[in-house]
RNA sequence: AAUUGAAAAAGCCAAACUCAUCGUGAGGUGAGGACGGAAAGUCGUGGGUCUCCAGCAGAUCGCCAGACCGCCAUA
Repeated sequence: AAUUGAAAAAGCCAAACUCAUCGUGAGGUGAGGACGGAAAGUCGUGGGUCUCCAGCAGAUCGCCAGACCGCCAUA
């Protein structure tokens, strides 16, 4: 350093739902909440799905793939 995620430990994220707020909408953000997650970190790059006021317009990376970076353990 590759590999791997069985066991352990430290910390991390936070679905549904509720409230507030922004948006035409899909949805976003904040607070509460915890179903889950080993990239559920970042990037809409390819595919998928979804939205509308339908255009070289948007949403989703907690749908899949890819790229980049990373904690603990393993080695």